[in-house]
RNA sequence: UUAUUUGAGAGUUUGAUCCUGGCUCAGAAUUAACGCUGGCGGCGUGCCUAACACAUGCAAGUCGUGCGCUCGCAAGAGCGCGGCGAACGGGUGAGUAAUGCUCGGGUAACUUUCCCCAAUCCGGGAAAUAACAUAGCGAAAGCUGUGCUAAAGUCCCAUGUGUCUUAAUAGUGAAAUUCUAUUAAGAUAAAUCUCCGGAGGAUUGGGCAAGGCCUGAGUUCCUAUCAGCUUGUUGGUGAGGUAAUAGCUCACCAAGGCGAUGACGGGUAGGGGCGCUGAGAGGCGGACCCCCCACACCGGGACUGAGACACGGCCCGGACUCCUACGGGAGGCAGCAGUUGGGAAUAUUGCGCAAUGGGCGAAAGCCUGACGCAGCGACGCCGCAUGCAGGAUGAAGGCCUUCGGGUUGUAAACUGCAGUAGAUAGGGACGAAAUCUUGACGGUACCUAUCGAUAACACCGACUAACUACGUGCCAGCAGUCGCGGUAAUACGUAGGGUGUGAGCGUUAUUCGGAUUUAUUGGGUGUAAAGCGCGUGUAGGUGGCUUUUCAGGUCAAAUGCUAAAUACCCAGGCUCAACCUGGGAAAUGCAUUUGAAACCGGAAAGCUAGAGGGCAUUAGAGGCAACCGGAACUGGCGGUGGAGGAGUAAAAUCCGUUGAUAUCGCUAGGAACACCGAUGGCGAAAGCAGGUUGCUGGGGUGCUCCUGACACUGAGACGCGAAAGCGUGGGGAGCGAACGGGAUUAGAUACCCCGGUAGUCCACGCCGUAAACUAUGCAGGCCAGAUAUUAGCGAGAAUCGACCCUCCUAGUAUCGUAGCUAACGCGUUAAGCCUGCCACCUGGGGAGUACGGCCGCAAGGCUAAAACUCAAAGGAAUUGACGGGGACCCGCACAAGCGGUGGAGCAUGUGGUUUAAUUCGACGACAAGCGAAGAACCUUACCAGGGCUUGACAUCUGGGGAAGUCCCGAGAAAUCGGGAUGUGCCCGCAAGGGAACCCCAAGACAGGUGCUGCACGGCUGUCGUCAGCUCGUGUCGUGAGAUGUACGGUUAAAUCCGGUAACGAGCGCAACCUGUAUGCUGUAUUAUAUGUCUUACAGCAGACUGCCCGCUUUAAGUGGGAGGAAGGUGCAGAUGACGUCAAGUCAGCGUGGCUCUUACGCCCUGGGCGACACACGUGCUACAAUGGGGCUGACAAAGGGUCGCUAAGCCGUAAGGCGGAGCUAAUCCCACCAAACAGUCCCUCAGUUCGGAUUGAGGUCUGCAACUCGACCUCAUGAAGCUGGAAUCGCUAGUAACCCUGCAUCAGCCAUGGCAGGGUGAAUACGUUCUCGGGUCUUGUACACACCGCCCGUCACGUCAUGAGAGCCUGCAAUACUGGAAGCCCCAACGAUUCGUUGGGACGAAGGUAGGGCAGGUGAUUGGGACGAAGUCGUAACAAGGUAUCCCUAUCGGAAGGUGGGGAUGGAUCACCUCCUUU
Repeated sequence: UUAUUUGAGAGUUUGAUCCUGGCUCAGAAUUAACGCUGGCGGCGUGCCUAACACAUGCAAGUCGUGCGCUCGCAAGAGCGCGGCGAACGGGUGAGUAAUGCUCGGGUAACUUUCCCCAAUCCGGGAAAUAACAUAGCGAAAGCUGUGCUAAAGUCCCAUGUGUCUUAAUAGUGAAAUUCUAUUAAGAUAAAUCUCCGGAGGAUUGGGCAAGGCCUGAGUUCCUAUCAGCUUGUUGGUGAGGUAAUAGCUCACCAAGGCGAUGACGGGUAGGGGCGCUGAGAGGCGGACCCCCCACACCGGGACUGAGACACGGCCCGGACUCCUACGGGAGGCAGCAGUUGGGAAUAUUGCGCAAUGGGCGAAAGCCUGACGCAGCGACGCCGCAUGCAGGAUGAAGGCCUUCGGGUUGUAAACUGCAGUAGAUAGGGACGAAAUCUUGACGGUACCUAUCGAUAACACCGACUAACUACGUGCCAGCAGUCGCGGUAAUACGUAGGGUGUGAGCGUUAUUCGGAUUUAUUGGGUGUAAAGCGCGUGUAGGUGGCUUUUCAGGUCAAAUGCUAAAUACCCAGGCUCAACCUGGGAAAUGCAUUUGAAACCGGAAAGCUAGAGGGCAUUAGAGGCAACCGGAACUGGCGGUGGAGGAGUAAAAUCCGUUGAUAUCGCUAGGAACACCGAUGGCGAAAGCAGGUUGCUGGGGUGCUCCUGACACUGAGACGCGAAAGCGUGGGGAGCGAACGGGAUUAGAUACCCCGGUAGUCCACGCCGUAAACUAUGCAGGCCAGAUAUUAGCGAGAAUCGACCCUCCUAGUAUCGUAGCUAACGCGUUAAGCCUGCCACCUGGGGAGUACGGCCGCAAGGCUAAAACUCAAAGGAAUUGACGGGGACCCGCACAAGCGGUGGAGCAUGUGGUUUAAUUCGACGACAAGCGAAGAACCUUACCAGGGCUUGACAUCUGGGGAAGUCCCGAGAAAUCGGGAUGUGCCCGCAAGGGAACCCCAAGACAGGUGCUGCACGGCUGUCGUCAGCUCGUGUCGUGAGAUGUACGGUUAAAUCCGGUAACGAGCGCAACCUGUAUGCUGUAUUAUAUGUCUUACAGCAGACUGCCCGCUUUAAGUGGGAGGAAGGUGCAGAUGACGUCAAGUCAGCGUGGCUCUUACGCCCUGGGCGACACACGUGCUACAAUGGGGCUGACAAAGGGUCGCUAAGCCGUAAGGCGGAGCUAAUCCCACCAAACAGUCCCUCAGUUCGGAUUGAGGUCUGCAACUCGACCUCAUGAAGCUGGAAUCGCUAGUAACCCUGCAUCAGCCAUGGCAGGGUGAAUACGUUCUCGGGUCUUGUACACACCGCCCGUCACGUCAUGAGAGCCUGCAAUACUGGAAGCCCCAACGAUUCGUUGGGACGAAGGUAGGGCAGGUGAUUGGGACGAAGUCGUAACAAGGUAUCCCUAUCGGAAGGUGGGGAUGGAUCACCUCCUUU
C1' cells in the first nucleotide's frame, strides 16, 4: 500500500443495396466418453445408467473399580445378569412442490443422557431371576418344565433442601388467577465400591450444547388444452392425548374455509452454502467439501430409551434368495472392498490405528473400512523434461521448378558443454503433541557420486493462423455454416511444405456466452411477425392545484444475525505453481431501535385549469316507426302496323305471320330513389341518400352561472356488428350462384350470348365473420407554417342588402419545416417529443391445422399445439431485362410500286441415306455458290493394299564422303540392288582444318489436319454505322446508386441551342483519308494528222445555311428562293464505341493441358471427297411476239499479259491448228462491229423457227494420265415447262430491272459462283394504324440463367413423421364396498399383586370386487402433411399475366380454379375533377 477494474465480432437471403429475421462459427466450462498418441512428479478426483440383485471378509463395541458362576498354579480367559454406547460416525437421493429448504422472528406452549457450576442428601427392609444343574422336544433355528443364586437389576418404608398438584393472600399486568412472592394440605429420591486418596448414586436450580413445535418472507419450477376445490372440511364449547400448542383425536353446535395475486389437479424435482458462464443483470446446475431433510428390500407398526418409530434392533404382511428330515426356519452392501447385470462409462476382496476424531473404561487399554496412507485411471489442474552453444561445400535424400534454381535448413552430420526423468551406490528426515516409549506412509521425500533418455495430435477454400504437386473425375469422398467434386480440385485421397497446441491433441455430448434472438438494465407492432371489427363498463393499474398531519413506502445512523469452506485482498508454507495456512474485507438480505419528511402513500381541510351540469343557439343521408310520390322496368288487356327482332368481334341458341320488335292508351306488381351530389355531411364501428310527420341519441359554438377531481385506461363481462348463409312465415318486377342451351377452343366443367332456381325484399329469430383498412388502440400535454373547404359566434371594413376580406373554436383534405423512419413515407388529424393503461409479436413451412374445451340448428366460429422439414422466408429501395403497359422517334419495317423466290429442267451447297471411304468444320436471324480466289494425280486431312521406324522436316555427337549428273535390273510405285562420271568454295607453302550439302551409327528427340474454341492468343460474324458507352471533380442518397446523360426545341447523329447542381473530359457521331462530279494552273507522250478541244499526271480553287424572304424564342435550326458544275452529310467508299451471344475458328497460324510413338507419325499405288428413293437453301435457263432467228448499222469502261498476251496471213463448218510481226505495255496483244439497242426480212400463238435438258456419233485443247471424273466444237436427238398454292425475298435514282465486258484462283476446268467495269434505264412513297428490328423517357414486376423467365394444384411412384380408427394391452392416482395381520387404545372376566392370562370392541397395512378417471403402447383401414436431377394433365398467379388481383361467404368443377353477393387497392391504362409544384 489493499479488498469496483470492466462490454470486440464474423459467415449465410440479393445481380448489387439497406433493413428485418432466423441458422451457424470463433470463447469458457465438465464426476465426462470415444479415436490417435503417451516420459515424470505434486495436488485433487473416480457408477451421472439398475433406490437392480448380491458370494466372501470386515465396518460397534466396551466395562471384573457393579454382580453370580465355571476353568486355571498364576497371569488371565469364558458364560450370564447389570451399566453405558449402539439415535453418533458412514451411505444414497427413491420419495417430497411443502409435514421440506434458506433467511428472520417466536416458544409466557416445550424436552434434554453424558459434561460443568451451585445447594441438599446417600437410613432401613423385601421378594425374585439369568448363567448353572437336571429332565425333555426339535433336522435346524431354537424352545419348555423343575431346582439353586448375586447385584449399582426390581420392589417397599423413612427422610424432603427441593420439585409437582390443589387452595388462599399480596404484588405485577390492559387482560388472560399470565407471572412473581408467601402460606397450608397432599404426593414424590437414592447404591454402593475402595488401594481410604477418591470413584459412584439421588433431588432441585442454572450453564453448555442439542432437539421438538409455531410463524413471516423467499425459494417452489412447468402447465388454465387442470376453474372451481373442501365435510375433520373452517370455526366454537367440552373432553381425551402429548415433553409441548393445535381438529392432533372425539362428542355436540354453527356453515364455514380456499380460489384468476391461480385454489384443486397433472408433470418434473431432494433444498441450501455454492459451481459454471456472463461486463453486469441474469441463465444453467446442485459431482467432490460443508449444513439441513428424506430413505435403509417394498408396505404397516409399535417397543426400549434422554433421544428412534431405529441402515448392520423387534413384530406383522408382500416380493425375492437360501437351508430343510417338508414339520419349519434364515436373510437384507443406498457401510468398506468385491461380484453379476445394465451401460459410451467410473478403481484394490490393500496397509494402519502412528496422527485427527469417536464409543466404553478410574486406568492400562480394547474397538473404530470414520480417518490416515498406499494401489489403479492423462479423468482434471499445476510443474518439469525430451537438451544448450557453435556448425554452409547451404551435404545427401525428399518435394517443387520458369530447369536458372528454390525449399526442408543450422535443421542434420560434426565439435564443445551441461546433466533433468530414470538406473546403480552411499547418506537420510519433518510429521511425536510428552522427560521415557510410540511412524502405516517408508529406506518415501530430499542430498551426494557414476551413467543417462521418448513426440504426438489436429488443421491449412472463407469464417480462421497456415499452399503446392500428384491421383481421382458429380465417382470415391468431404462438410460446423456457406458449400467443394462433372480432366488443370490450395475444399476428396496421398506426399512435401506450413500453422496451432503440446504429454497431450482432436471428436462427440451438455451448459452459459456471443443472442439487445423474451429486451428490468435492454426490443418492437403503417408496408418486415405483431393494434382486438367497434363500443359500454367491473376488478386492477395510473391520476390536477394548495395547506396541515401520520410515518406504510423512501432515505440515514446504530445494533444483532447472515455457520465454516469457497470467491476477493494482504501475508505466509511446500525449490515454483497447482495445493495448503493465517488475518482482513465482503456476504447486495432479514430483524430491532432511533431519526428525516422533499417525493409516493394514508387522514383532514380547501381550490378550479381536468371532468360533468345549466342557459342561449346551431348543422347534419345519426337511429326507429307510419304515410305519400314520380321516372324507369316487366307482365296483362286493347288499338295501329306487317317481317323481322334480339344478340355478338363474328355467330348461334332464343322471340316472331297463333302478328314479335316498334308505337299509343288503360291496368297490375315489386324493387330502387336520376339531377342536387361534392377529397361535402352524420355516426363508436358496421353503416346512413325521394318527400312528410311523430319519437329519439350524439356533436359544435357562445356565456363563464353551478358541482368540486366526480378523471384516464380497461383483463374477464355485456352490447352492437357488411355481405353471404340458416330457421319460420310472407313477397317476388329486375338482377341472378346452381342448372340447361348456343358459341369459342386441342379441350372450355370458364371468360361471350339466350334462358333461369335459390337468393336479393319484408317480419321475427340465429350466425359473428371480411383487405371489418387510415393495414396506424384509447386518453392527455408540448413542438414552424401555407392553401382549400364544412359548421358556429363575434368584430372591423364595405353594401340598399348579400357575397367577398380579417380573426377565434370544432371538423375535413392537400402540401410542407424541424424531427422521426430500413426506406417508402409521416409531419399539430404524427409514424415528432413525453405520460398513463390495454391488446398483440418473437424465422419460414407444418397451421390458424390436429386433439381437448366453450358457442352454434347447421355451415362453422373462438381458444390453440406437436412431430417432421428448410436455411432461408420477408420489407423497402436500386440497376437491368421483360410486358398480349404508355408516350415520342427512326429504319425498304409496313404501306405505295418494280422485279423475283416457292411450281419446271439443270448447276451448286446442305441434310438424310448409302458406302471400305463417301475426310473435317459451319446449323434461326449470325450454317447451307460458306472455309474452297479452282478435289482427274497432287491437293487430301478419308478408305484398301504395299512399305519405313531417329524417321519426309529441326538441333546436337562420332565416322565417312563434296554436292551433283547419267545408265542398267526388280517392282504398280514407294523402294531395293548394281555401275559410270565428278571434284568445286574459304584459311593454309604443305599437312590439315572449316562452311554448305550427302551417306552411315547411337540416342536425346522429331512428328500428329489426334482431343479440348467450355483452358487460351489472334482474327471474324451479329446487334449496328444503331447513337450510344463511360470517366474526373463536385453535389444528392445510410447504401446499391443517382446527377452529369431527364426538360423544351432541333438534327442523320448524346448534332447543336436554350434552360439546369452541375462543371469539364474521353471512346463513339461528324470531320480529317480515298474515289467521283466543275473549273483553273503547270507539265506531258505512247493519245491527237495539226490547233482550240479531249485525255493523263500533279497542284490549287469551289460549298460555308455564305446571301435573300418567311417560321421559331432573339438561339440552334428549318421551309422557300437566287447564284452555281454541285445545296444543306453533293454522291460513293474506307472507318464498327462500351459491350452481348461460354457465337465461330485448336483444320490458316500461334499456344496450355491431355493423348499416340515399328504409330493416331512418314512414303507410295489405286479408290473416295463427284454415290442417290428423298428433303431444304442459293442460283442459271426458260415457259415466249415488249419475243426467237437471219442480215445490216452504231456506241463503252475497267482490267490482264514474258514459262505470258499473241497480230497480219493461211487451213478447218467450228472448237482449233499452222504461223510468227509486235509488246516488260496511254506504244503491241487479249479485243472483234461489247451486248442489249436501231433498221429490215422471216416466224404468227403452236409445246411452236419458244425451250433447251437428255442421249447418240464425230472431233479439238490442256495435261504423265480426261474410265470412275475436265472443258469446248460439229451433226443429230428435242424432256419438263404455257408465269407457278400457302408463304416469302430484294430495291427509293443513275437505284431497281435488263445487257454485255474484264479479273483473281488456274496446266485445264465442272464459274450459272465470287469480285470488278461500264451500257440502256424506270415506277412509287398518302402516311406511321398495323408487322419486324432499334433508340429515348416513363410505368408494373413474385423475372436477374433476366418471359425460351418464374410458377400453382390434382394424379402416379418412393421415404418419413403425424391425426382419426372397431378395438386390444399396460401403467398411475383415487373412490365405494369387502378384508382384517402385527400393533396401540378401550371394556370385561379370572388368577394374582414382581403384574399376567383370557374374551370382546374401535382403529388398522397388504390383498379382493366394482365402475369410472388419467397416461402410454399397439391396430385392419383411412385423412391430410413434408421431402424426393430430369413422370402425367392443364396454366391459376407474377406485366393490364392476356377475364386486374385479393378478402369473407355460398355453390359448382379432374386439377389449378370458375361463378354469384358484399368489401379492399396491396390494380395497369385513358379521361375528368380537386389540390400542390414548376422555366
This is a predicted structure of a 1479-nucleotide RNA (small-subunit ribosomal RNA) from a Pseudomonadota bacterium. Taxonomically the source falls in Pseudomonadota (Bacteria, Pseudomonadati). The RNAcentral record of the sequence draws on ENA. Its Rfam family is "Bacterial small subunit ribosomal RNA".